RNAcentral holds the full RNA, with entries from SILVA. This is a predicted structure of a 338-nucleotide part of an RNA (large-subunit ribosomal RNA, domain IV) from a marine sediment metagenome. The coordinates come from a structure-prediction model, not an experiment, and the mean pLDDT is 88. Rfam family: Bacterial large subunit ribosomal RNA. Gene Ontology terms of the family: structural constituent of ribosome and ribosome.
Context: one part of a larger RNA
RNA sequence: ACCACGUUAAGGAAUUCGGCAAAUUAGCCCCGUAACUUCGGGAUAAGGGGUCCCUUUGGUUGUGAUCAUUUAUGUGAGCAAUCGGAGGGCGCAGUGAAAUGGCCCAGGCGACUGUUUACCAAAAACAUAGCACUCUGCUAACUCGUAAGAGGAUGUAUAGAGUGUGACACGUGACCAAUGCCGAAAGGUUAAGGCAAGGGGUGAGAGCUCCGACCCGAAGCCCCGGUGAAUGUCGGCCGUAACUAUAACGGUCCUAAGGUAGCGAAAUUCCUUGUCGGGUAAGUUCCGAUCUGCACGAAUCGUGUAACGAUCUGGGCGGUGUCUCAACGUGGCCCUCG
Numbered sequence: 001a002c003c004a005c006g007u008u009a010a011g012g013a014a015u016u017c018g019g020c021a022a023a024u025u026a027g028c029c030c031c032g033u034a035a036c037u038u039c040g041g042g043a044u045a046a047g048g049g050g051u052c053c054c055u056u057u058g059g060u061u062g063u064g065a066u067c068a069u070u071u072a073u074g075u076g077a078g079c080a081a082u083c084g085g086a087g088g089g090c091g092c093a094g095u096g097a098a099a100u101g102g103c104c105c106a107g108g109c110g111a112c113u114g115u116u117u118a119c120c121a122a123a124a125a126c127a128u129a130g131c132a133c134u135c136u137g138c139u140a141a142c143u144c145g146u147a148a149g150a151g152g153a154u155g156u157a158u159a160g161a162g163u164g165u166g167a168c169a170c171g172u173g174a175c176c177a178a179u180g181c182c183g184a185a186a187g188g189u190u191a192a193g194g195c196a197a198g199g200g201g202u203g204a205g206a207g208c209u210c211c212g213a214c215c216c217g218a219a220g221c222c223c224c225g226g227u228g229a230a231u232g233u234c235g236g237c238c239g240u241a242a243c244u245a246u247a248a249c250g251g252u253c254c255u256a257a258g259g260u261a262g263c264g265a266a267a268u269u270c271c272u273u274g275u276c277g278g279g280u281a282a283g284u285u286c287c288g289a290u291c292u293g294c295a296c297g298a299a300u301c302g303u304g305u306a307a308c309g310a311u312c313u314g315g316g317c318g319g320u321g322u323c324u325c326a327a328c329g330u331g332g333c334c335c336u337c338g
Stems, first nucleotide, its partner, number of pairs: 002332007010324002014322001027051005036041001038167001052089012067074003090094001102317007109309002114126002130165007142151003168304004173234003178231002180227004187222003193216002198211005235253005262296001263293001274290005
């Protein structure tokens, strides 16, 4: 020097990407406890006080000596447990060691408990109850298997399977042109096959053989219609109000239809550290607004939301060797000698 610990004047996050690490807090009893809320919670919220020993005194509970009598009732010492009051004692300190919550405010995400990358990721990812759509009438759909057969299920649509969303509250807009799916006794196209006009080869012929138009001929495709909690999509330019600015309004082009409610510099905003306000002496982060949304948006759900989270972000109180700035001590490792 290193590793693991312990203590530290004054300051107290100045350290650092970031309070990482460490410290603080801690049990029990009493008092007290906000916003918000799904009325259950939040909550051990927060914030205070007490806690040991001795003496004395009082209460409660249990047991019950003694005594009294009307012999089954009183009296109630002592002992045990427990809850107080008063006085006193000691120490810096009384849950005296150990074990043993730091707390609060605001926001993002996910409702929650749960699950996950065995051995670099525990999360906002997965799952979830709930919601919705589609399929399935039983020899069910669906899955495994070449098959027999099996699961589904010794179940029967309040059942089973698949897909999406993801508690709850309020909602879930427009478009069926494309793609998919569903429907549809017409029509077009369409294979093998059928029928067969006609023709080729050969043969003396009968015949054998080859080709073959029209017509008939399935699903599919075309065509027609439906369907979005199916895959998906949801415009541009120009003008206009009595300051200016803006445009409720008008014109025009295109489209299947042009993004509704709500939210919005957002886990989404390039320009961007947008602008304004708050917090700080000073704030690319944070919170509240604004809307010019490069490129939010409604079950690839939209917006809220109590509770919950070894989640992420910002702030504060307390307390600290994280730091100013390092020091000392204990044990180990290492090194030297033996």